Predicted 3D model of a 72-nucleotide RNA (transfer RNA) from a Fidelibacterota bacterium. RNAcentral holds the sequence, with entries from ENA and MGnify. Rfam family: tRNA. It is annotated as a transfer RNA. RNAcentral records the identical sequence in 2 taxa. The coordinates come from a structure-prediction model, not an experiment, and the mean pLDDT is 83.
RNA sequence: UCUGGAGUAGCUCAGCGGCAGAGCGGGUGGCUGUUAACCACUAGGUCGUGGGUUCAAAUCCCUCCUCCAGAG
Numbered sequence: 001u002c003u004g005g006a007g008u009a010g011c012u013c014a015g016c017g018g019c020a021g022a023g024c025g026g027g028u029g030g031c032u033g034u035u036a037a038c039c040a041c042u043a044g045g046u047c048g049u050g051g052g053u054u055c056a057a058a059u060c061c062c063u064c065c066u067c068c069a070g071a072g
Base pairs, nucleotide, nucleotide: 001071002070003069004068005067006066007065010024011023012022013021018055026042027041028040029039030038048064050062051061052060
């Protein structure tokens, strides 16, 4: 330098045009002699950056950034 992959909640990831979600973790309450476990509720997101396409973009296109792998 080129090619491919990844970037979404604190962590691990799903969602591939039409409401942003799950598990774990956090908070509150219930239960229990206590803790753990279990149950209920709840908070937390500029969807890596900046543009474009579209009535509508996490999703499609372009640029850039970071990480991983490969080629030279």